[in-house]
RNA sequence: AACUUAUAAAGAAAGGUGUAGGGAUCAGGCCCGAAAAUACCUUGGCAACCGCAAUUAAACGAUCAAUUUAAAAGAAAGGUGCUAAAUCCUGUUUUGUUCCAAUUGGUUUGGAGCAAAUAAAGAUGAGUU
Numbered sequence: 001a002a003c004u005u006a007u008a009a010a011g012a013a014a015g016g017u018g019u020a021g022g023g024a025u026c027a028g029g030c031c032c033g034a035a036a037a038u039a040c041c042u043u044g045g046c047a048a049c050c051g052c053a054a055u056u057a058a059a060c061g062a063u064c065a066a067u068u069u070a071a072a073a074g075a076a077a078g079g080u081g082c083u084a085a086a087u088c089c090u091g092u093u094u095u096g097u098u099c100c101a102a103u104u105g106g107u108u109u110g111g112a113g114c115a116a117a118u119a120a121a122g123a124u125g126a127g128u129u
Base pairs, nucleotide, nucleotide: 001129002128003127004126005125006124007123013043014042015041016040017039021032022031023030026091027090028089029088044083045082046081049079050078052074055071056070057069058068059067087121093117094116095115096114097113098112099111100110101109102108
């Protein structure tokens, strides 16, 4: 770097350095920022992804062990991660619904709004190359 897979409305701040923009990218919105943001460093904190310890059930097996899967709970001394706002929100598609316009016998089509699900992209972990 690429691929696979899991997760995300919860949670967690002070000090120092430093300067003008920042919230990944593009567009729209909404926020943060000279009471010094973003970034970097230090210290602290949050959180069970890996790892750790341990229970129950199932699978495999003649049985046990080991392994795998599932469930509930533990632990922050290890490896990462995170520490404004839902990944800050929307953007793709589908469904439902409301309004408007055109056509109409029923209806259909288009546009706008709202709600739910979802795709893409990005982030982080784990695994593979």
Background:
The RNA shown here (SAM riboswitch aptamer (S box leader)) has 129 nucleotides and comes from an uncultured Flavobacteriales bacterium. The model forms 97% of the base pairs in the Rfam consensus. Its Rfam family is "SAM riboswitch aptamer (S box leader)". Rfam links the family to the GO term regulation of gene expression. The prediction has a mean pLDDT of 80. The sequence was found by an Rfam model in a public genome assembly.